[in-house]
Context: one part of a larger RNA
RNA sequence: UGACGGGGGUCCGCACAAGCGGUGGAUUAUGUGGUUCAAUUCGAAGCAACGCGCAGAACCUUACCUGGGUUUGACAUCCUUCGACCGAUAUAGAAAUAUAUUUUCUGUAGAAAUACAGCGGAGUGACAGGUGCUGCAUGGCUGUCGUCAGCUCGUGUUGUGAAAUGUUGGGUUAAGUCCCGCAACGAGCGCAACCCUUGCCUCUAGUUACCAGCAUUAAGUUGGGUACUCUAGAGGGACUGCCUGCGUUAAGCAGGAUGAAGGUGGGGAUGACGUCAAGUCCUCAUGGCCUUUAUGCCCAGGGCUGCACACGUAAUACAAUGGUCGGUACAAUCGGUAGCAAGACCGCGAGGUUAAGCCAAUCCUAAAAAGCCGAUCUCAGUCCGGAUUGGAGUCUGCAAUUCGACUCCAUGAAGUCGGAAUCGCUAGUAAUCGCGCAUCAGCCAUGGCGCGGUGAAUACGUUCCCGGGCCUUGUACA
Numbered sequence: 001u002g003a004c005g006g007g008g009g010u011c012c013g014c015a016c017a018a019g020c021g022g023u024g025g026a027u028u029a030u031g032u033g034g035u036u037c038a039a040u041u042c043g044a045a046g047c048a049a050c051g052c053g054c055a056g057a058a059c060c061u062u063a064c065c066u067g068g069g070u071u072u073g074a075c076a077u078c079c080u081u082c083g084a085c086c087g088a089u090a091u092a093g094a095a096a097u098a099u100a101u102u103u104u105c106u107g108u109a110g111a112a113a114u115a116c117a118g119c120g121g122a123g124u125g126a127c128a129g130g131u132g133c134u135g136c137a138u139g140g141c142u143g144u145c146g147u148c149a150g151c152u153c154g155u156g157u158u159g160u161g162a163a164a165u166g167u168u169g170g171g172u173u174a175a176g177u178c179c180c181g182c183a184a185c186g187a188g189c190g191c192a193a194c195c196c197u198u199g200c201c202u203c204u205a206g207u208u209a210c211c212a213g214c215a216u217u218a219a220g221u222u223g224g225g226u227a228c229u230c231u232a233g234a235g236g237g238a239c240u241g242c243c244u245g246c247g248u249u250a251a252g253c254a255g256g257a258u259g260a261a262g263g264u265g266g267g268g269a270u271g272a273c274g275u276c277a278a279g280u281c282c283u284c285a286u287g288g289c290c291u292u293u294a295u296g297c298c299c300a301g302g303g304c305u306g307c308a309c310a311c312g313u314a315a316u317a318c319a320a321u322g323g324u325c326g327g328u329a330c331a332a333u334c335g336g337u338a339g340c341a342a343g344a345c346c347g348c349g350a351g352g353u354u355a356a357g358c359c360a361a362u363c364c365u366a367a368a369a370a371g372c373c374g375a376u377c378u379c380a381g382u383c384c385g386g387a388u389u390g391g392a393g394u395c396u397g398c399a400a401u402u403c404g405a406c407u408c409c410a411u412g413a414a415g416u417c418g419g420a421a422u423c424g425c426u427a428g429u430a431a432u433c434g435c436g437c438a439u440c441a442g443c444c445a446u447g448g449c450g451c452g453g454u455g456a457a458u459a460c461g462u463u464c465c466c467g468g469g470c471c472u473u474g475u476a477c478a
Base pairs, nucleotide, nucleotide: 001478002477003475004474005473007472008471009470010469011468012467013466015462016461019425020424021423022422023421026316027315028314029313030312031311032310033309034307035306042053043052064302065301066300067299068298069297070296073127077126078125079123080122081121082120083119087102088101089100090099091098092097106117107116108115109114129291130290132289133288134287138285139284140280141279142278143276145274150189151188152187153186154185155184156165157164158163169180170179171178195268196267197266198265200236201235202234203233204232205231206230209226210225211224214223215222239262242256243255244254245253246252318418322377323376324375325374326373327372328371335364336363339358340357343354344353345352346351384415389410390409391408392407393406394405395404431454432453433452434451435450436449437448
């Protein structure tokens, strides 16, 4: 100087407390451990691994296993040599591939011969190749403490020196934020601001948007209009600016006015010096090592989906604030041509046939759901709950047996609110309700990322638990 302390002081955080809803019990989904297996590819491991890499494992993917093949190789450059190649058909094969037949003759220069280039076969060796090892050799990227308020430097001064001072102190702040004081005076990286979005207003613009008044229609449908909504550009607006009190006359704090908004308005992006030899050699790049008729490459089938069990994360429930049936209302984000598909017809349905419109503020996906109105069930393992199983089908796709989703009929399991323990959340939040997107032929999505609808309770407070900041103290630790 740090680190540590079941030392002290002080401050903060959904840390506790106050509340609301869960997890832990059930079934299922998914990930992991274990176990099994020819293989169940590999990685991730307290917080910070476990719906994680995977924003899509039937084949492919695929790295694993079994079997069949191959050796200058699936891919790159160079050398020699031959020739067009590709393609088509047949046979063998599970395919990769092998054999046979057939067809075909590229471009540039040149009068031509020919040369060069491109493509393919054969040969030779240099080499290619490796998701093989090492993340404790590395780059890059990332997590984490933590969006915590810290981390440092120059000069000066003090000390023999390691170092200290500044950065401590008194206030204040979300903040090393600012003020005052001070052997310090300044500065840098962080904080804040600048950026995006949302909330109010003005101006400009008016189609594909909108409709107040006028006419019109089944319908903003049409004429017409650009007020309003909306769209998307440019501006304004919030700064403790104003008032009162408190405060040291300060920084600031409390209350009030104006205002759409009030004290960083809400949300996002933004992550200092560093820590964990944290994670990743399987994104990529890369040193070293290993491999080279194999640890490379091609193919078929299987596996990654196995199942006594254990754990994590979720979905659905156990019902009446509910289930079922009928009627009826109101969104936003986003996506669409190898696509979204209205309408009509067929089917109980998944879906099928046909087909208008739309490269989209125009057309379509599209039904929002909870809600509201009415009917029924009447507390039951039920008209709750939907697992499981049987049968019949639909769609995608060469192909749904291992191993897809969905539909219909039948079946109708556990479960009556969950022990110890434990998690999230402070407002348009929790809870609850549906909708969209990426990946994607399809989909194991109950996941992830977004969008809107309805919309709470509680916070006395900081004694305690956990994590963190600052000051101080002890130390046999570095």